[in-house]
Molecule: small-subunit ribosomal RNA
Organism: metagenome
């Protein structure tokens, strides 16, 4: 800093799963297309006709004697029906969100610009006449749908004409309101202009007079009018999208006149005349979108959204338009184009579900072709009543929200069963069984609400009325009716626990864990991320954890995000300060004063629809729902008041700002001249072979005279010392000297103006170097380029030349790590200390103080993530600009200005990724530094590497050449010993409970054992004699036989594995490293990470000590302690010793002579106990007076005396599963076990480790000396004796300081050899012998004879060693039957040389630097080029759409003008659609083509990250 999660939400969707109600809610996608019913009629009291019922009458005609009766017609009454003319409604209801950035929406206003059908009220009226048409007859046409002619007829249909209270339009004149008069009251005069009746009752008044007409009367209707309500119309202020990669829009545009036109005001229209409007506070244009109460989230402030419901637009296939009407440009009208479906007789006709229900379609994906007008509510009507897919109700869907239940109590053999399991046992688990209850719900069965008020008749009562008539109103009268849901809500009984539990997770975020299974596969993931053989992360499975009729997923909002920051952000190094300065708009702005009241506070009034949301009652069983009441509501309008602080007016004033007057420094700016050093070039001289350059060379100059030097000329560019983190400038920058001309700026004065100021988008101007363009100029250097070198390459670095260019005059470029990685003005907050330059002032004048303005370096308080800033702020404030919002993609691509091009500016997306990035830490690490160490290098000395041989290890080969060990740290390692065994490995034969263990069961008595023969290579098979068994107890005696155990047989369990994993361990080991280091606990210090202590000086082998020191202490480790060797004491003396002493013997040149013995001793070596001894303890110098640390002395020993043992935290997934353990996996008539044979010993080669030489400091031959430390009974073996020898015989001692082993060798002495492949050197081979063993063919040692290779000191390279070391020299020891030992372990003899140093080469330690490293330089990492892949730009074009312009045609309506037969009709205008041109804009494609980004192992370097090897 992003990225991601927990959390709510939804008109949803999918998966798994689904018991009941309740209450809501359901085409979000194709404003795709629809079959089918329905979804707007009503009025017969508006009018004539028309069907039909009923009763009366009259007639006609049958019947009948007749009363009668019946069918028909008439006529008027009386019910019902209604096509048609009339009226009213159909402009409401209901759907929808295409389209609209618009006064369409909100909210607040205005209308002095306006309109109302129906309903309320007031006032008035309502008289007279007439002329058609529909239906209907009848003739026709057409398929059809529909139409034509003719004849008649009514109205509440139309026409005329009166009347005129109010209206209307004209005019006269006061008044009121008010800014305004075209208002409004009142007036004067003229003009015009209405009407209809039905019903019902009734005779008071007329007229005929039964009774009815006029007539009266009541209701309802109609006509003028004023006014209400109520509903609209239009106008205006304000709010609410994106984009400026849309910056200029507009010609009816913008005002005027007139004139037309609306209800109604205006460019709403026309015509003239003027040229305006409108825009960075975003106009035009482009995108996107109904809009509001609201809803989701939220602490809030927002942000997102606009489905139900409810306000309001807008649309009704699309486009255009009119008509009717109050009202409409009209969802189910109408005409008129144009797509589309349909009928059709081809001539013309029909439609129009974004109504309810439904179908197709497309989609993840949204329902019944239902019921009823009961109730609300509408339309009609005088009411009954009738219509009403509105509504009420049902049905469908877990879509949601709410409620229920799916069973309670009791139960522990903790049951079976599953699952783990350390195999004891845990759990699931009181859960089940079982028992005891109780029944919501369910299912039968029975009762049953409530929604119903109304209406109607009727009565009373009141009104109007001539009226006891009608008519209207009341009414707690009376009676009668109305329920779609539904016999439902609800209550009661009965059956009975019976009908009812599921999804998701269980690695961390996040509550919950084990086994199996797979094995980087399968496959899981919101992020981080798991999986490669022990997966809590994948698939089961058990168990657990959450929610539950649901759970989980997925999409999408909010939110956690202060991650856009208004509340509540940031910009030196993390992304972010414009390159610098002037500056219009804007923004912000000293001080007083007086007014104002626009902003600001206050009060009051209105609005702020209802519903939501909150409180509190109440209604359903309860809640979801649902009702009241009440509370809040941001903002908007009106308006009273106050005047502090902003703003406006108006007057004042100096401190801010500018002038002014006097000084000052200073590479500020331009021009023009002059200057001397140096260079490079000519020219002369001198002079001779090299000069030049490098790491080393060349390449390059030179004998035609060069470098080198002397003089003289000429160029041209750049100013050395002064020179200073010093100056000066707005920054870029600005340095030789003079002069001119010019800017800014500091001090001082306080004299003048009086706020005049500070930033500043857009905007101008200046702006390093490269570059450009035209001319000049070129000395030097120096892209490019050439050439020589380096290298694998070297298109670099380095050298030698070099050409644009740098330089100058005139213009362009506009960009840089243009940096202090830090806009800019102001105040305001501790200080010290340098410096440049003014000024004042003191005096002690080479100085001090004091104030101003630059510049630096430290440093307080703060600030900061830290690093670090810190009066020259990155502290604390204000004020204004200008920029950030995860890395890449991209300082890009498209667009668009700019620019001669280069190329600047401005500026994205698809795509991708979970990080990118900053300070700090602790490590590594550097061809950074410093400081130290170590056989690390150097000094020596002596090896390897050549040679042959021996061992090992690669490699080859084999039927097999078992396995391991693989830079140092595998390679004489494991292996301290492969002929068989060993043996793990081949080849063949056996075997299968097994070669070995334990346990069960069963078996068996002449059993096990011993043995013989047969067959085999053996192991193993067969087969038989004869012998012939152990413990224990039965048992006080007596068992091979009885029981029991051992052994045997057979059978289950099991055994067995040198089969896999050392990346699943243990336990041991190697390395670094005997390196000095690795930690800790308290304090301290940092926001952590850590750090201090462990640093720093000093000294040491040593974190050894010392000293200083925010440390003070401690542990592992260093060092001591332990073994050993080296002086010495003391104890102890056999198997050691043997001086002295004593005795025997031998020999002899007879002596204190020598050998031996034995005795007696223990002095002395020795042996082994214990002890003692060295600790910088003592002198001297150095050091700090310390630690020490040079040199002495003494001492066997001297600063750790030699030597071992002894290896800190860790490090290398170092080594081992093949020493031993041991988890998992595998095999189990075999990967197990026996057995025989082979092989592990192979051999073209290569490496390692070593022996032995190559010789004379050697070799032979002969003589004579001198150890240690070991081992030894299936052993060491002595003396003799045999054999040249290896050996053989032999057996004495000896379980060992006694005896063997065991002569030590070289050394020394003496002769020989005479520099040679030898008298070096010994390999190979031949022949014969010995030894050990079951056996020496493959494959052993040794011993004699002979035979005599390589090899003459060993390239590159590389090992070891610093004193009793290295070189030599030999002797023992394990292993072992023998042996491949020349190896290994140890012992003792002889016994060196060299170290100036620490500069380089390995390693190491500390400090301290850098870093892009942390699986840590065996590290990271760039880029081209190849390969998938995905995205994107460009392109000759293509194809599509939008919206505009010109031009053509031009429906239907309209208007305007003429006609007329008033139905039309004909010219003109406007106009939709459609045609076309020429241009635009978007989308979408595209041959090839650029760029991006992704992708375990690709190819070429090796740029960067260390001084990254050229910073």
């Nucleotide at each position: 800093g992003g990225c991601u999660c927990a959390g709510a939400g939804u008109g949803a969707a999918c998966g798994c799963u689904g018991g009941c109600g309740g209450c809501g809610u359901g085409g979000a996608u194709u404003a795709g297309g629809c079959a089918u019913g329905c979804a707007a009629g009503u009025c017969g009291a508006g009018c004539g006709a028309u069907c039909u019922g009923a009763a009366a009458u009259a007639u006609a005609c049958c019947c009948g004697u007749a009363a009668g009766g019946g069918u028909g017609u008439a006529u008027g009454u009386u019910g019902g029906a209604u096509a048609g003319c009339g009226g009213c409604a159909a402009a409401c209801c209901g759907g929808u969100g295409a389209a609209u950035a618009a006064c369409a929406c909100g909210u607040g206003g205005g209308u002095a610009a306006c309109g109302u059908a129906c309903c309320u009220u007031g006032a008035g009226g309502a008289g007279a006449a007439g002329c058609a048409u529909a239906g209907c007859c009848u003739c026709g046409c057409g398929a059809a749908a529909g139409u034509g002619g003719g004849g008649g007829u009514a109205a509440u249909a139309c026409u005329u004409c009166a009347u005129g209270u109010g209206c209307c339009c004209u005019u006269u004149a006061u008044g009121u309101u008010g800014a305004a008069a075209u208002a409004c009251a009142u007036u004067u005069a003229g003009u015009g202009g209405a009407a209809a009746g039905a019903u019902g009752g009734c005779c008071u008044c007329u007229a005929c007079u039964u009774g009815u007409a006029a007539g009266c009367u009541a209701u309802c209707a109609c006509c003028u009018u004023a006014a209400g309500a109520g509903c609209g119309g239009c106008c205006c202020g304000c709010g609410g999208c994106c984009u400026a990669u849309c910056a200029g829009a507009u010609u009816g545009u913008u005002g005027g006149u007139a004139a037309g036109g609306u209800a109604a005001a205006a460019g709403c229209u026309u015509a003239c005349c003027a040229a305006g409007u409108c825009a960075a506070a975003g106009a035009c244009g482009g995108g996107u979108a109904g809009c509001u109460g609201g809803c989701u989230u939220u602490a809030g402030a927002g942000a997102g959204u606009g489905g139900u419901c409810a306000g309001c637009c807008a649309c009704a296939u699309c486009g255009g338009g009119a008509c009717u009407g109050a009202g409409a440009c009209a969802c189910u009208g109408c005409c008129c184009g144009a797509a589309c479906u349909c009928c059709u007789a081809c001539g013309g006709g029909a439609g129009g579900c974004u109504g309810c229900a439904g179908u197709c379609g497309a989609g993840a994906a949204u329902c019944u072709u239902u019921u009823u007008c009961a109730a609300u509510g509408g339309g009609c009507g005088a009411a009954a009543g009738c219509c009403u897919g509105a509504a009420g109700a049902u049905g469908c869907g877990a879509c949601g929200c709410c409620g229920c239940g799916u069973g309670a109590g009791g139960g522990a053999u903790g049951a079976a069963g599953g699952u783990c399991u350390u195999c004891g046992g845990a759990u699931c688990g009181u859960a089940a069984a079982c028992c005891u209850c109780u029944u919501u719900u369910g299912c039968c069965a029975g009762g049953g609400a409530g929604g119903a008020a109304c209406g109607c008749u009727a009565u009373u009562u009141g009104g109007u009325g001539a009226a006891u008539a009608a008519u209207c109103a009341a009414a707690c009268u009376a009676g009668c009716u109305u329920g779609a849901c539904u016999g439902u809500a609800c209550c009661u009984g009965g059956c009975g626990a019976a009908u009812a539990a599921g999804c998701c997770a269980c690695g961390g975020c996040u509550a919950a864990c084990u086994c199996c299974g797979u094995g980087c596969c399968a496959g899981c993931a919101g992020c981080c991320g798991c999986g490669g053989u022990a997966a809590u992360a994948c698939g089961g499975a058990g168990g657990u954890g959450g929610c539950a009729a649901g759970c989980g997923u997925u999409a999408c909002u909010c939110g956690g995000u202060u991650u856009g920051a208004c509340u509540g952000g940031g910009u030196g190094u993390a992304a972010a300060g414009g390159g610098u300065u002037c500056g219009c708009a804007g923004g912000c702005g000293g001080c007083c004063u007086a007014u104002u009241a626009a902003g600001u506070g206050u009060g009051a009034g209105g609005u702020g629809a209802a519903a939501u949301c909150c409180u509190u009652c109440g209604g359903c069983u309860u809640a979801a729902c649902c009702g009241a009441a009440g509370a809040a509501u941001a903002g908007c309008c009106u308006u009273u008041c106050a005047a502090a602080c902003u703003g406006g007016u108006a007057g004042g004033c100096u401190u801010g700002a500018g002038g002014c007057u006097g000084g000052g420094a200073g590479a500020g700016g331009a021009a023009a001249g002059c200057g001397g050093a140096a260079c490079u070039g000519a020219c002369g001289g001198u002079g001779u072979a090299a000069a030049g350059g490098u790491g080393a060379a060349a390449u390059u100059u030179g004998u035609g005279g060069a470098u080198a030097u002397c003089g003289u000329c000429a160029g041209g560019a750049a100013c050395g010392c002064c020179c200073g983190u010093g100056a000066a400038g707005u920054a870029a920058u600005u340095g030789g000297c003079u002069u001119u001309c010019u800017g800014g700026u500091c001090c001082a004065g306080a004299c003048c103006u009086g706020a005049c100021g500070c930033u500043c988008a857009u905007g101008a101007a200046c702006g390093a170097a490269a570059g450009c363009u035209a001319g000049g100029g070129g000395a030097g250097c120096a892209a490019a380029c050439a050439g020589g070198a380096u290298u694998a390459g070297a298109u670099a670095c380095c050298c030698u030349g070099g050409u644009a260019g740098u330089c100058c005059u005139a213009g362009c470029c506009g960009u840089a790590a243009a940096c202090g990685a830090u806009g800019g003005g102001c105040a305001c907050u501790a200080g010290g200390u340098g410096u440049c330059u003014g000024c004042u002032c003191u005096u002690u004048u080479a100085a001090g103080a004091g104030u101003g303005g630059g510049u630096g370096c430290c440093g307080u308080a703060g600030c900061u993530a830290a690093c670090g800033c810190g009066u020259u702020a990155a502290g604390u404030g204000c004020c204004c600009c200008a920029c950030c919002u995860g890395g890449g993609g991209a300082c890009u691509a498209c667009g668009g200005c700019c620019g001669c091009a280069a190329g600047g500016c401005u500026a994205a997306a698809a795509c991708u990724c979970a990080a990118a990035g900053g300070a700090a830490u602790u490590g590594a690490c550097g061809g950074g530094g410093g400081c130290c160490c170590g056989c690390a290098c150097a000094a020596g000395c002596g090896g390897u590497g050549g040679a042959a041989c021996a061992c090992g290890u690669g490699g080859u080969u084999u039927a097999a050449u078992u396995c391991g060990a693989u830079g140092c740290u595998a390679c004489g390692c494991g292996a301290g010993g492969a002929a068989c065994c060993u043996u793990a490995c081949c080849a063949g034969g056996g075997u299968u409970u097994g070669a070995c263990a334990u346990g069960c069961a069963g078996g068996a008595a002449g059993u096990a054992a011993c043995u013989g023969c047969c067959u085999g290579g053996a192991a193993g098979g067969g087969c038989g004699u004869g012998u012939g068994a152990c413990c224990u107890g039965u048992a006080u005696c007596c068992a091979a036989u009885c029981a029991g155990g051992a052994a045997c047989c057979u059978g289950c369990a099991c055994a067995g594995g040198u089969g896999c994993u050392g990346c699943a361990u243990g336990g041991c080991u190697g390395u670094c490293g005997u390196c000095a280091g690795c930690u800790c606990g308290u304090g301290c210090c940092g926001u952590g990470a850590g750090g201090u202590g462990u640093u720093u000086c000093c000294u040491u082998a040593a974190g050894u000590g010392g000293a200083a020191g925010a440390a003070c202490g401690a542990g592992c480790g260093c060092a001591a302690c332990c073994c050993u060797c080296g002086c010495u004491u003391u104890u102890a003396g056999u198997u050691g010793c043997c001086a002295c002493c004593u005795u025997u013997g031998g020999c002899u040149u007879u002596a204190u002579g020598u050998c031996a013995a034995a005795g007696a001793g223990c002095a002395c070596u020795c042996u082994a106990a214990a002890g003692g001894g060295a600790c910088u303890g003592c002198c001297c110098g150095c050091g700090u007076u310390a630690a020490g640390u040079g040199g002495g002395a003494g001492g066997a020993a001297g600063g750790c005396g030699g030597g071992g043992a002894u290896g800190a935290c860790g490090u290398c997934a170092a080594g081992u599963c093949c020493g031993c353990a041991u988890g998992g996996c595998c095999c189990u008539u075999a990967u197990g076990u026996c057995c025989u044979g082979g092989g592990c010993u192979a051999c073209a080669c290569a490496c390692g480790u070593g022996u032995u030489a190559c010789a004379a400091u050697g070799c032979c031959g002969a003589u004579u000396a001198c150890a240690g430390a070991g081992g030894g009974c299936g052993g060491c073996u002595a003396a003799g004796c045999c054999g040249c020898a290896a050996g053989g015989u032999g057996g004495a001692g000896c379980a060992a300081a006694u005896c063997c082993u065991u002569u030590a060798a070289a050394a020394a002495u003496c002769g020989g050899c005479c520099c040679a492949g030898u008298u070096c050197g010994g390999a190979u081979c031949g022949a014969g012998a010995g030894c050990u063993g079951c056996a020496a063919c493959u494959c052993g040692c040794c011993c004699u004879c002979g035979u005599g290779a390589a090899g003459c000191c060993g390239g590159a390279a590389u090992c070891g060693c610093u004193a009793g070391u290295a070189a030599u020299g030999g002797c023992g020891u394990a292993u072992c039957a023998g042996c491949u030992a020349c190896g290994a372990c140890g012992c003792c003899g002889u016994g060196a040389a060299u170290a100036c140093g620490u500069u380089c080469c390995c390693g190491g330690g500390c400090c301290u630097u850098g870093u892009a490293c942390a699986c840590a330089c065996c590290g990271c990492c760039c880029g081209u080029c190849a390969a998938g892949c995905g995205c994107u730009g460009a392109a000759a074009g293509u194809g599509g759409g939008g919206g505009g312009c010109g031009c053509c045609c031009g429906a239907a309506u309209c208007c305007c003008c003429g006609a007329u037969u008033u139905a039309u009709c004909g010219a003109g205008g406007c106009c939709a659609c459609g045609g076309u041109g020429a241009a635009u804009u978007u989308c979408a494609u595209g041959a090839u083509u650029g760029g991006c980004g992704c992708u375990a192992a690709g190819u070429c370097g090796u740029a960067a990250c260390a001084a990254g090897g050229u910073a």